[in-house]
Context: one part of a larger RNA
RNA sequence: GGUUGUUCAGGGAAUUCGGCAAAUUAGCCACGUGCCUUCGGCAUAAGUGGUCCCUGCGCUUGUAGCAAUGCGAGUGCAGGGUGCAAUGACAAAGGGGGUCCGACUGUUUAACAAAAACUUAACCGGCUGCUAACCUGCAAAGGCUUGUAUAGCCGGUGACGUCUGCCCAGUGCGAAUACCUAAAAGCCCUUUUCAAGGGGCCUAAGGGCUCGUAAACGGCGGGAGUAACUAUAACUCUCUUAAGGUAGCGAAAUGCCUUGCCGUUUAAAUGACGGCCUGCAUGAAUGGCGUAACGAGAUUCCCACUGUCCCGAACAACCACCCUCC
Numbered sequence: 001g002g003u004u005g006u007u008c009a010g011g012g013a014a015u016u017c018g019g020c021a022a023a024u025u026a027g028c029c030a031c032g033u034g035c036c037u038u039c040g041g042c043a044u045a046a047g048u049g050g051u052c053c054c055u056g057c058g059c060u061u062g063u064a065g066c067a068a069u070g071c072g073a074g075u076g077c078a079g080g081g082u083g084c085a086a087u088g089a090c091a092a093a094g095g096g097g098g099u100c101c102g103a104c105u106g107u108u109u110a111a112c113a114a115a116a117a118c119u120u121a122a123c124c125g126g127c128u129g130c131u132a133a134c135c136u137g138c139a140a141a142g143g144c145u146u147g148u149a150u151a152g153c154c155g156g157u158g159a160c161g162u163c164u165g166c167c168c169a170g171u172g173c174g175a176a177u178a179c180c181u182a183a184a185a186g187c188c189c190u191u192u193u194c195a196a197g198g199g200g201c202c203u204a205a206g207g208g209c210u211c212g213u214a215a216a217c218g219g220c221g222g223g224a225g226u227a228a229c230u231a232u233a234a235c236u237c238u239c240u241u242a243a244g245g246u247a248g249c250g251a252a253a254u255g256c257c258u259u260g261c262c263g264u265u266u267a268a269a270u271g272a273c274g275g276c277c278u279g280c281a282u283g284a285a286u287g288g289c290g291u292a293a294c295g296a297g298a299u300u301c302c303c304a305c306u307g308u309c310c311c312g313a314a315c316a317a318c319c320a321c322c323c324u325c326c
Stems, first nucleotide, its partner, number of pairs: 001319008010310002014308001019305001027051005036041001038159001052081013082086001094303007101295002106118002122157007134143003160290004165220003170217002172213004179208003186201005221239005248282001249279001260276006
């Protein structure tokens, strides 16, 4: 000096990106338990007291007995005793509040990621009438299934509550299709005949044309003016689009400017929470907004606790190194 431990005055997170690590708490019994809530929960919420030994008394019960009572098991009350300490070791939750995300249990990058990612019930759309659709196979055949639309397959969203606005111009998909386009083959014509070539007729799918479809892929404007302070603009005008972002939410896991502005929290806060809306570049199943419960998730605050720190110290075991001796 290192590794692993033990202990520490006073302070108590001042440490640090961050209480990381450590400490605190801990079992059982009794009392007691707020907000919120989907009325199930939250909840062991929080918080408080007890816990060993002896004696007396009571109650419940097993067994023996006719019974009194004896022996045993359990439980309650009272009095007393010892220690610093009675779940005396071991074992054994620190707690609480706010916000974000994901409903939950579950799953995952075997060996740097466990999550807000995946899955999930639930909701929606599409395909499929059974020799089904879909999948495997060149095929025979097989799976789904000895199932049959309350079924099977594919896709999206992701409990629940409340909702899910406008656009079919583009891309895609579906339907219809009088007409247009249109290959090969076929048929007809073609220099006397044959061949090649040329021309014409007919014509599938597809495309054009028409219609539908956004819980299909996706998209959802700009410029002026106007109210008797000012400011703002319910109102008006104008360009323009397929339609011009509705309800919600909003400096957000999304906000550039930005440490936005105001309030609360702090002595002090680029933090957190609440509010505002000027949304660089929110927004409705690429789901929007809420939400009890849950979470080795993210973030912030408070209490308790502590060698994280002020600021170090001592001790134990082992290792390394140094000195000395053999």

The part of an RNA shown here (large-subunit ribosomal RNA, domain IV) has 326 nucleotides and comes from a Bacteroidota bacterium. The coordinates come from a structure-prediction model, not an experiment, and the mean pLDDT is 87. RNAcentral holds the full RNA, with entries from ENA and SILVA. Rfam family: Bacterial large subunit ribosomal RNA.